RNA sequence: CUGCUGGUCGGCGAUGGAGUUCGCCGUAACCGCCCGGGUUGGGCUGAUGACUCCUACGGACCA
Numbered sequence: 001c002u003g004c005u006g007g008u009c010g011g012c013g014a015u016g017g018a019g020u021u022c023g024c025c026g027u028a029a030c031c032g033c034c035c036g037g038g039u040u041g042g043g044c045u046g047a048u049g050a051c052u053c054c055u056a057c058g059g060a061c062c063a
Base pairs, nucleotide, nucleotide: 009026010025011024012023013022016054017053018052019051020050021049032044033043034042035041
């Protein structure tokens, strides 16, 4: 310096917060999709990894 394993602790899962749960990572995990040969350019979905609630945003209807 590098690889593997165990413990503890912490972190991450395309835009906020909380609870539950799943997976992943140890300086990594992670950093959305489509069209176009590449660069460039154009278009699109969603506040969740999943579930529930809240907040923000968007659409429709009623008062």

Predicted 3D model of a 63-nucleotide RNA (Fluoride riboswitch aptamer (crcB RNA motif)) from a Gemmatimonadota bacterium. The sequence was found by an Rfam model in a public genome assembly.